[in-house]
RNA sequence: GGCCGACCGGCGCCGAGUCCCGAAAGGGAGCCGGGGACCCAAGAUCCUUUGGGGUGAAUCCGCGUCAGCGGUAGGGCUAAACCUCCAGCCCGAACCCGUCAGCUAACCCGGUAGGCGUGAUGAGAGGAGAC
Numbered sequence: 001g002g003c004c005g006a007c008c009g010g011c012g013c014c015g016a017g018u019c020c021c022g023a024a025a026g027g028g029a030g031c032c033g034g035g036g037a038c039c040c041a042a043g044a045u046c047c048u049u050u051g052g053g054g055u056g057a058a059u060c061c062g063c064g065u066c067a068g069c070g071g072u073a074g075g076g077c078u079a080a081a082c083c084u085c086c087a088g089c090c091c092g093a094a095c096c097c098g099u100c101a102g103c104u105a106a107c108c109c110g111g112u113a114g115g116c117g118u119g120a121u122g123a124g125a126g127g128a129g130a131c
Base pairs, nucleotide, nucleotide: 010118011117012116013115014114018029019028020027021026030112031111032110033109034108035107040102051100052097053096054095055094060071061070062069063068074091075090076089077088078087083124084123085122
């Protein structure tokens, strides 16, 4: 000096998942999700299975020795915030409800986790704010 790993602190990223009170249980604020009228939309059933639905960016197509692979709708990051461009790097899952739910005011019910990174592309235009 390089690489790998661990711990602590600060900072940062995905995500609704932050903050306050309390000894605790728990309670609030903010944010997020679901159910739920008129109107509108839709237009019952054909035998319980080709069920239907929800959160989420995570859908669809092809191949396959059915482990997975290639692509893709879509989504995220690259460190002064937003926007644009160039270049680059990733994700494209998983879970839940239980035969049932269109939208939906009032109203009702829930969640507020988890997982990562850490010297970091460069450029441009306009606007706003603070000191």